[in-house]
RNA sequence: ACGCGCUGGCGGGACUCGGUGAAAUUCCGAACCGGCGGUGAUCCCCGCAUUCUGGGGUAAGCCCGCGACCCGGACGCCGCACCUUGGCGGCCGGUGGACCUGGUGGGAUUCCGGGGCCGACGGUGGAUCGCACGGCCGCUCGUGGAGCCGCACGAUCCGACAGUCCGGAUGGGAGACAGCGCGC
Numbered sequence: 001a002c003g004c005g006c007u008g009g010c011g012g013g014a015c016u017c018g019g020u021g022a023a024a025u026u027c028c029g030a031a032c033c034g035g036c037g038g039u040g041a042u043c044c045c046c047g048c049a050u051u052c053u054g055g056g057g058u059a060a061g062c063c064c065g066c067g068a069c070c071c072g073g074a075c076g077c078c079g080c081a082c083c084u085u086g087g088c089g090g091c092c093g094g095u096g097g098a099c100c101u102g103g104u105g106g107g108a109u110u111c112c113g114g115g116g117c118c119g120a121c122g123g124u125g126g127a128u129c130g131c132a133c134g135g136c137c138g139c140u141c142g143u144g145g146a147g148c149c150g151c152a153c154g155a156u157c158c159g160a161c162a163g164u165c166c167g168g169a170u171g172g173g174a175g176a177c178a179g180c181g182c183g184c
Base pairs, nucleotide, nucleotide: 002183003182004181005180006179007178008177010175016030017029018028019027032163033119034118035066036065037064038063043057044056045055046054061117062116070094071093072092073091075089076088077087078086099115100114101113102112103111121167122166123165125158126157127156128155129154130153133150134149135148136147137144139142
C1' cells in the first nucleotide's frame, strides 16, 4: 500500500431590480444557485528527458450511477405486545429531472463559442354574512345596543402557481478523510 472490522468528527448552494395585485423572495420580465462517485482531450505540477514515456492534481446540474423526498414488501426491536394498530431500524424492490447546435480534433452530449432546459413532499391570501368570547364605550353597577376594535369557529364567494421563503430537519445522507485493531 491492500483487505476486513470498529470508532470519530466532516458532509448543499441560491431572490436582487422592475411590473401586476388587497396580498407574490411563489405569477410576469430580467437576474441568481448547482451534493457525491465514475468517465474525460482543456489547464497546472513533478520526475526523467530535447520529442517519447511515467506519476500526481484538476475539469459534466442536464453521459453512467448514487444520495435526499415519496410508495410497497418481508423481517427485527419497542410500548402489557401473539394478531390488529402505532413508532423505530437496517435490508429488498419501485417511483424519481433536464441538451442541442457550430468549432477544433483520430477521438468531446465533458473543451471553446452560441442558444436552450431541469430541480421531492407539506405550508402560505382576502371579502361578506352568521355566531361565541374579550376589550373599548354608557350608566341605573349588573346589566345594555343602535356602535367601534381584537380574536376563535362556521358558511358563501373570489384568489396567487416556490430550485431560492417557512416546516419535517439540532434529522437523514451518497461519500471523502482521520485514528485504532486484526490479516497479508
Background
Predicted 3D model of a 184-nucleotide RNA (FMN riboswitch aptamer (RFN element)) from Actinoplanes sp. TFC3. Rfam family: FMN riboswitch aptamer (RFN element). Gene Ontology term of the family: FMN binding. The model forms 100% of the base pairs in the Rfam consensus. The prediction has a mean pLDDT of 76.